[in-house]
RNA sequence: AUCUUAUCAUGAGUGGUGGAGGGACUGGCCCUACGAAACCCGGCAACCGUCCAAAUUGGAUUGGUGCUAAUUCCUGCAGAACAAUAGGUUUCUGCAAGAUAAGAG
Numbered sequence: 001a002u003c004u005u006a007u008c009a010u011g012a013g014u015g016g017u018g019g020a021g022g023g024a025c026u027g028g029c030c031c032u033a034c035g036a037a038a039c040c041c042g043g044c045a046a047c048c049g050u051c052c053a054a055a056u057u058g059g060a061u062u063g064g065u066g067c068u069a070a071u072u073c074c075u076g077c078a079g080a081a082c083a084a085u086a087g088g089u090u091u092c093u094g095c096a097a098g099a100u101a102a103g104a105g
Stems, first nucleotide, its partner, number of pairs: 002104007013041001015040003021031003025076001027074002042068003047064002049061005072097001077094005082088001
């Protein structure tokens, strides 16, 4: 790299270093010198681990990850509803893609 399962509408900084990019990709739409990425500190969360408890569950967080603009920012493929001839500035569902965790190999 690949496969399986689970989750993805909650939450989290007026900090330091750093100096121009960033939001996976497509098309959009955004963020950014009132300071991007990255790193550090802080914080959030509770997947795994550990601990507690009257225990199919609840709580804690010293460990392993993760996360810390916008629903995974929206979107892509299919279907339904609605609208009404424009091939939709609407809504919903499923799939795909992606992210993270735990496992497999």
Record summary:
The RNA shown here (SAM riboswitch aptamer (S box leader)) has 105 nucleotides. The RNAcentral record of the sequence draws on Rfam and Ribocentre. Its mean pLDDT, the model's own confidence on a scale to 100, is 81.